[in-house]
RNA sequence: CAGAACGUAGCGAAGUCUGGUUAUCGCGCUAGGCCCGGGACCUGGAGAUCGCUGGUUCGAAUCCAGCCGUUCUGA
Numbered sequence: 001c002a003g004a005a006c007g008u009a010g011c012g013a014a015g016u017c018u019g020g021u022u023a024u025c026g027c028g029c030u031a032g033g034c035c036c037g038g039g040a041c042c043u044g045g046a047g048a049u050c051g052c053u054g055g056u057u058c059g060a061a062u063c064c065a066g067c068c069g070u071u072c073u074g075a
Base pairs, nucleotide, nucleotide: 001074002073003072004071005070006069007068010027011026012025013024020058029045030044031043032042033041051067052066053065054064055063
């Protein structure tokens, strides 16, 4: 320098192909219950405007453009 993949909650993922009601799940956190206790179990709650900016659209995590970061490949 060129190409590809990835970026979504504290952590790990799904959802993108095919735009549409309040973005889903596990771990973790937290409140209550239960429990002799470590711990486990039950019920509830908080937490991400989806890497950034702009565009298309009635409507964008999803489509388009540019940029940033990580990884891989090639020169």
Molecule: transfer RNA
Organism: Pirellulaceae bacterium